[in-house]
Context: one part of a larger RNA
Molecule: small-subunit ribosomal RNA, 3' major domain
Organism: metagenome
RNA sequence: UGACGGGGGCCCGCACAAGCGGUGGAGUAUGUGGCUUAAUUCGAUCCACGCGAAGAACCUUACCAGGCCUUGACAUGCAAUAGACCGCACCUGAAAGGGUGCUUUCCUUCGGGACUGUUGCACAGGUGCUGCAUGGCUGUCGUCAGCUCGUGUCGUGAGAUGUUGCGUUAAGUCGCGCAACGAGCGCAACCCCUGUCCUUAGUUGCCAUCAUUAAGUUGGGCACUCUAGGGAGACAAACCCUCUUUGAGGGUGGGAAGGUGGGGAUGACGUCAAGUCAGGAUGGCCCUUACGGCCUGGGCUGCACACGUACUACAAUGCUCGGCACAGAGGGAUGCAAUACCGCGAGGUGGAGCAAAUCCUCAAAACCGAGCCCAGUUCGGAUUGUAGUCUGCAACUCGACUACAUGAAGUUGGAAUCGCUAGUAAUGGCGCAUCAGCUACGGCGCCGUGAAUACGUUCCCAAAAAGU
Repeated sequence: UGACGGGGGCCCGCACAAGCGGUGGAGUAUGUGGCUUAAUUCGAUCCACGCGAAGAACCUUACCAGGCCUUGACAUGCAAUAGACCGCACCUGAAAGGGUGCUUUCCUUCGGGACUGUUGCACAGGUGCUGCAUGGCUGUCGUCAGCUCGUGUCGUGAGAUGUUGCGUUAAGUCGCGCAACGAGCGCAACCCCUGUCCUUAGUUGCCAUCAUUAAGUUGGGCACUCUAGGGAGACAAACCCUCUUUGAGGGUGGGAAGGUGGGGAUGACGUCAAGUCAGGAUGGCCCUUACGGCCUGGGCUGCACACGUACUACAAUGCUCGGCACAGAGGGAUGCAAUACCGCGAGGUGGAGCAAAUCCUCAAAACCGAGCCCAGUUCGGAUUGUAGUCUGCAACUCGACUACAUGAAGUUGGAAUCGCUAGUAAUGGCGCAUCAGCUACGGCGCCGUGAAUACGUUCCCAAAAAGU
């Protein structure tokens, strides 16, 4: 100088407390461990475990078995040789591959060149190893308030000072003081979305007034909504009080919004030889008729078990049936698909319109009415049988969905443990990416309904700074 302490003081955080809802019990989905296996490819402590994977039937695919290829699926060059390449047919085969036949060049300075095949040589190729050789990117502490530098001063020196102290803040934020004075990376602000108003512009959007219609449908209008450009607005600005005049804190009014208005993007010096050689890049090592390449089939989906994360429930604030209302953000051309018809339904037939503020896709909970009457039930839906639909060469291993039948566990969950402070939790649906289809109950977004509680910092956990 740092680190550590089940030392002390101070301070902060959904850390505790106060509340609400869960997990841990059940069934299923999914990931992991383990076991099994020819193979169940590989990686990943807190910071792995619905993770890489925004989609494993083939492909993907890296794994296994078998069948094949060896200058190779791909790149460049050299030599020799043959001819165009392409295309077509046949045999064998699970395919890949192997074999046979047919058709067939251009330019030329006649040396050769272009293109392709074959042979040979350099080489290709490797998701093989090393993340403890690396770059890059990422996680974590942590959006925590810290980490440093120049000059000066002090100290023999390592270093100290500044950055400590007193207040204050979300903040090393700011003020005062001080052998320090300044500065940099962080903080904050500048950026985006959202909340109010003004203005510009009215089509595909809107409809107050006037007509019109089944309908903003049409004429008309651009007030209003909305869209998307530009501006205004909030700064502790005004008033009162308090501390120390500063700076800040407490309150009041005005205001759409008040003390960072809410949310996002943004992650300092560093830590963990953290993660990634399997995203790609890359040093070294290793394989080279194989650790490379192709194909068929299988596996990654295996199941005495254990754990994580979710979904669905155990019901009456509910379930079933009927009626009926209101979104936002998205997506659409081998695409989205309306009206209509067929089917109980998944879906099928057909195809108006739409490269879309124009057309299509567009809620559920809520509300109204009826039934159920506390039961393993009109709760719950696992499992299984049968019949189907769709995608796709192909649904056996191993797809999703539909109908009928079946109707398991489950009556609120031990020790323990997680999330959340407001349009949040909880709860309801909708959309998108990936994608032929789908294991999505996942992920990322969107809107609807919409709470409770915080006395406080003694304790648990994590972090910061000063002294010891």